A computed fold for a 73-nucleotide RNA from a Deltaproteobacteria bacterium, annotated as transfer RNA. The organism belongs to Myxococcia, within Bacteria. Model confidence (mean pLDDT): 81 of 100. Its Rfam family is "tRNA". Rfam classes the family as a transfer RNA.
[in-house]
RNA sequence: GGCGGCGUAGCUCAGUCGGUAGAGCAGCGGUCUCAUAAUCCGCGCGUCCCCAGUUCGAUUCUGGGCGUCGCCA
Numbered sequence: 001g002g003c004g005g006c007g008u009a010g011c012u013c014a015g016u017c018g019g020u021a022g023a024g025c026a027g028c029g030g031u032c033u034c035a036u037a038a039u040c041c042g043c044g045c046g047u048c049c050c051c052a053g054u055u056c057g058a059u060u061c062u063g064g065g066c067g068u069c070g071c072c073a
Stems, first nucleotide, its partner, number of pairs: 001072007010025004019056001027043004049065005
């Protein structure tokens, strides 16, 4: 320098061939216990990396960036 994957809740990830987003774990509150853990119940208004374009409407499509991982040179 060229090519490709990924970038969504604190972490690991899902998601809809475009209609304003969810799970597990962690965390917090409660329940229980002499107490701790476990169990059980409840709690997520997260600029869906950024900018622009298309559209009535974009996390989802298009272009350009940035970050990260890999391959080639």